Large-subunit ribosomal RNA, domain II from a Longimicrobiales bacterium, 715 nucleotides, folded computationally. The RNAcentral record of the full RNA draws on ENA. The source organism's lineage runs through Bacteria, Pseudomonadati, Gemmatimonadota, Longimicrobiia and Longimicrobiales.
[in-house]
Context: one part of a larger RNA
RNA sequence: UCCGGCGAGUUGCUCCUCACGUGCGAGCUUAAGGGCUUCAGGCCCGUAGGCGAAGCGAAAGCGAGUCUUAAUAGGGCGACCGAAGUACGUGGGGGCAGACCCGAAACCGAAGCGAUCUACCCAUGUCCAGGGUGAAGCCGGGGUAACACCUGGUGGAGGCCCGAACCGUUGGGGGUUGAAAACUCCUCGGAUGAGGUGUGGGUAGGGGUGAAAGGCCAAUCAAGCUCGGAGAUAGCUGGUUCUCCCCGAAAUAUAUUUAGGUAUAGCCUCAGGGAUUGUGUCUCUGGGAGGUAGAGCACUGCAUGGGUUAGGGGCCUUACCGGGUUACCGACCCCAAGCAAACUCCGAAUGCCCGUGAGAUGGACCCUGGGAGUCAGUGGGCGAGCGAUAAUGUCCGUCCGCGAGAGGGAAAGAGCCCAGAUCGUCAGCUAAGGUCCCCAAGUCUGAGUUAAGUGAGAAAGGAUGUGGAUUCGCGUAGACAGCUGGGAGGUUGGCUUAGAAGCAGCCAUUCCUUUAAAGAGUGCGUAAUAGCUCACCAGUCAAGUAGAUCUGCGCCGAUAAUGGUCGGGACUAAACUCAGCACCGAAGCUACGGAUGCAAUUGUCCUUCGGGACGAGAGCGUGGUAGGGGAGCGUUCCCUGGGCAGUGAAGCCGGGCCGCGAGGUCUUGCCGUAAGGCAUUAACUGGUGGAGCGCAGGGAAGUGAGGAUGCCGGA
Numbered sequence: 001u002c003c004g005g006c007g008a009g010u011u012g013c014u015c016c017u018c019a020c021g022u023g024c025g026a027g028c029u030u031a032a033g034g035g036c037u038u039c040a041g042g043c044c045c046g047u048a049g050g051c052g053a054a055g056c057g058a059a060a061g062c063g064a065g066u067c068u069u070a071a072u073a074g075g076g077c078g079a080c081c082g083a084a085g086u087a088c089g090u091g092g093g094g095g096c097a098g099a100c101c102c103g104a105a106a107c108c109g110a111a112g113c114g115a116u117c118u119a120c121c122c123a124u125g126u127c128c129a130g131g132g133u134g135a136a137g138c139c140g141g142g143g144u145a146a147c148a149c150c151u152g153g154u155g156g157a158g159g160c161c162c163g164a165a166c167c168g169u170u171g172g173g174g175g176u177u178g179a180a181a182a183c184u185c186c187u188c189g190g191a192u193g194a195g196g197u198g199u200g201g202g203u204a205g206g207g208g209u210g211a212a213a214g215g216c217c218a219a220u221c222a223a224g225c226u227c228g229g230a231g232a233u234a235g236c237u238g239g240u241u242c243u244c245c246c247c248g249a250a251a252u253a254u255a256u257u258u259a260g261g262u263a264u265a266g267c268c269u270c271a272g273g274g275a276u277u278g279u280g281u282c283u284c285u286g287g288g289a290g291g292u293a294g295a296g297c298a299c300u301g302c303a304u305g306g307g308u309u310a311g312g313g314g315c316c317u318u319a320c321c322g323g324g325u326u327a328c329c330g331a332c333c334c335c336a337a338g339c340a341a342a343c344u345c346c347g348a349a350u351g352c353c354c355g356u357g358a359g360a361u362g363g364a365c366c367c368u369g370g371g372a373g374u375c376a377g378u379g380g381g382c383g384a385g386c387g388a389u390a391a392u393g394u395c396c397g398u399c400c401g402c403g404a405g406a407g408g409g410a411a412a413g414a415g416c417c418c419a420g421a422u423c424g425u426c427a428g429c430u431a432a433g434g435u436c437c438c439c440a441a442g443u444c445u446g447a448g449u450u451a452a453g454u455g456a457g458a459a460a461g462g463a464u465g466u467g468g469a470u471u472c473g474c475g476u477a478g479a480c481a482g483c484u485g486g487g488a489g490g491u492u493g494g495c496u497u498a499g500a501a502g503c504a505g506c507c508a509u510u511c512c513u514u515u516a517a518a519g520a521g522u523g524c525g526u527a528a529u530a531g532c533u534c535a536c537c538a539g540u541c542a543a544g545u546a547g548a549u550c551u552g553c554g555c556c557g558a559u560a561a562u563g564g565u566c567g568g569g570a571c572u573a574a575a576c577u578c579a580g581c582a583c584c585g586a587a588g589c590u591a592c593g594g595a596u597g598c599a600a601u602u603g604u605c606c607u608u609c610g611g612g613a614c615g616a617g618a619g620c621g622u623g624g625u626a627g628g629g630g631a632g633c634g635u636u637c638c639c640u641g642g643g644c645a646g647u648g649a650a651g652c653c654g655g656g657c658c659g660c661g662a663g664g665u666c667u668u669g670c671c672g673u674a675a676g677g678c679a680u681u682a683a684c685u686g687g688u689g690g691a692g693c694g695c696a697g698g699g700a701a702g703u704g705a706g707g708a709u710g711c712c713g714g715a
Base pairs, nucleotide, nucleotide: 001715002714003713004712005711006710011097012096013095015094016093017092018091019090020089021088022087023086024085027051028050029049033045034044035043036042037041055062056061065077066076067075068074100239101238103236107229108228109227111226112225113224119203120202121201122200123199124198125197126196127195128193130162131161132160133158137154138153139152140151141150142149166190167189168188171186172185173184174183205221207217208216209215242632243631244630245629246628247627252265253264254263255262256261266374267373268371269370270369271368272367273366274365279364280361281360282359283358284357285355286354287353288352294346295344296343300340301339302338304336305335306334307333311329312328313326314325315324316323317322377402378401379400380399381398382397383396385394386393407418408417409416422594423593424592425591427590428589429588433584434583435582436569437568438567442581444580445579446578447577448576449575455571461556462555465553466552467551468550469549470548471547473545474544482540483539484538485537486536488513489512490511493507494506495505519534523532524531595622596621597620598619601616602615603614604613605612606611633704635701636700637699638698639697640696641695643693644692651688652687653686654685655684656665657664658663668679669678670677671676
């Protein structure tokens, strides 16, 4: 991992509540117990008790009233208007119990078992190859007054040295589903000691023992193990088993030792009732509140320039008083032009509220009650706050989606675009989006644009890219570009300067002359001159040419980590703009057929006359998570009825058929001796197996498996 079996909303309660059913009804009902019996049952007694029929008050108490109170006032709770309960059964929900199932880490017990592992202790034994060093003491010699002291031997001390056994385990390699739940190989520490070790014994769980690591106390230790309390508790995680049909959410508010929980409300569902002389929603229509967008500057503030100018500063003047002046600062006022969520002289569109009438709509609305789930949301558009006019950011409002929504498009893709899937069809039309090939449909038509593979990512900024439009110059009296020639004189203007001559710099009404024209000079150049050139003029040539503005499409700007790309191939249109006609394209729409919910209408039957059952059926519907409601299938057992079975039950294997599905199914009648035939019906046969088993109507549940790191077994 697979297969098989097992595996989760149960049971009790004279507890509560609601619905349905049945009985009786202002009443209903028995409990224990007893009697009878055809005895897991039934029938009959049993009125103790319970609920209801009256409430109010703390109570005494009073009573359709009562309490408060001084009150005959007011007010509270009741009564009246408008009386229904009760017992049992079944079902929904709640309570108390383990209460849908599995799951802790833990806690507790005068409960028990453990020191054969290990820690420490007690008693008694045992073990430590070999080698080295050579303390004290002693002896001899020297030495001393005597000691001391020196020296040679002897001696054999030491938590001494080296190193096996033994004990340990420093570093490294291997091993890591191991040879091993701690090992192996190399290396290393101690090795006469606080040494190692055998045997016997002791200390026990908030206790021991500990040269102390929270270490060790039997592969278990911040409190051992076993059993018990015990099904501890788990606002947490996981799991929770057949089918079809109808409806269908929420991720919000408030509160919370509350924030991943819960309660009430909101939103869903079911039942009953109300409303049809019209409640809700939408559109049109009449009325209303308001201070947003925008705008404005009249207020409150911010803020710019100018004018005028009080006041102040500087300067001059002045004995004082004062006066003059100012390219200083500057209030008020005036002019011009601005800004504001917490400014408003103004002021929409929407939205909101109320009304009238009309139209549309509809499981729309309202009330009461039963049952929920939800209270982690999320993307997009629009309007704001926070943030950086960042975030698949965050927080509000509003609408749409996803959530709980399949289908088509966007290469792929919850939230974007199109569109809401009842089922079937080898039919048709469309939406978004597409129509060269992959790939269904135009290599479609007309007019343009682009040359960048722009298309197929991007800004400030930059550029004789190119199309369109407008405007203003010059031009056959010859423009623009090119070519040829001229481009002069006063003069080297004046100043400055070593020099300054058109051309370092400064100054200047930069003037005058000759001219077709020629600057007191546009640039290069020289030390300064010279030289080249330009402006300007003529000739030649020949018809356009210089600029500005707006605009379409392009170009540069353009840098990211594995190999590139528009989805790909490819494309000069198969790109872009405008106009047009076709076609493709979805579970949309249409066509035909089927199912089902609601249901106007209608047929038959029944009726307590309210209605009910069965059938047909226009029309409108039938996506769906949590969840509510409805109808069914199947399993085991029981009762009743009626059946099958050795002439072959159940079970198992295969095929056929039926039912929307869970699932079901081997039929029945007649004729025939039989094989079989005919009819009926939605619908039957072949093996295996070897003893019980269906059907109909009821009843009761250990009642449905794919999931729980599920349990047991097998592979």